[in-house]
RNA sequence: AGAGGAGUGGCUUAGUGGUUAGAGCACUGGUCUUAUAAUCCAGAGGUGGUGGGUUCAAAUCCUACUGCUGCUC
Numbered sequence: 001a002g003a004g005g006a007g008u009g010g011c012u013u014a015g016u017g018g019u020u021a022g023a024g025c026a027c028u029g030g031u032c033u034u035a036u037a038a039u040c041c042a043g044a045g046g047u048g049g050u051g052g053g054u055u056c057a058a059a060u061c062c063u064a065c066u067g068c069u070g071c072u073c
Base pairs, nucleotide, nucleotide: 001072002071004069005068007066010025011024012023013022018056027043028042029041030040049065050064051063052062053061
């Protein structure tokens, strides 16, 4: 330099145009226990890498930028 992949709670991730953006782990409170852990119940935590565009409606489609990752030269 070229053509790709992916960026979603603290971490790992699902969701490919419309219904509250879901789940697991972690965290907090409770339950249980002599106590801790485990179990069970409840809760908090995300505006989707950033900007712009399309659309009645965008995490999802288009575009620019940005950091990451592997490949080719």

A computed fold for a 73-nucleotide RNA from Microcaecilia unicolor, annotated as transfer RNA. Model confidence (mean pLDDT): 82 of 100. Its Rfam family is "tRNA". By type it is a transfer RNA. Its family is annotated with triplet codon-amino acid adaptor activity in the Gene Ontology. RNAcentral holds the sequence, with entries from Rfam.